Predicted 3D model of a 71-nucleotide RNA (transfer RNA) from an uncultured Clostridiaceae bacterium.
Its Rfam family is "tRNA". By type it is a transfer RNA.
The coordinates come from a structure-prediction model, not an experiment, and the mean pLDDT is 82.
The sequence was found in a public genome assembly.
[in-house]
């Protein structure tokens, strides 16, 4: 310096233009004499700026951090 992939909730993680799934954990309920199990509930500005589109996590351009390769 060059190619490439990756960023999405406190963590893991799905999505591939049409209101953003699932898990675990935290809240809060029920249940217990109290707890613990178990069962309900409930939470997102999708790295950041811009563009394109009725409509963008998703597609383009630009940076930002990480990984890996080559020199």
């Nucleotide at each position: 310096g060059g190619u490439g992939c990756c960023a999405u909730a406190g963590c893991c993680a799905a999505g591939c233009g049409g209101u953003a799934a699932g898990g675990c954990a935290c809240g809060a309920g029920u249940c217990u004499g109290c707890a613990a199990a178990a069962c309900u509930c409930u939470g997102a500005u999708c790295c950041c700026c811009g563009g394109u589109u009725c409509a963008a996590a998703u597609c383009c351009g630009g940076g930002u951090g990480g990984c890996a390769c080559c020199u």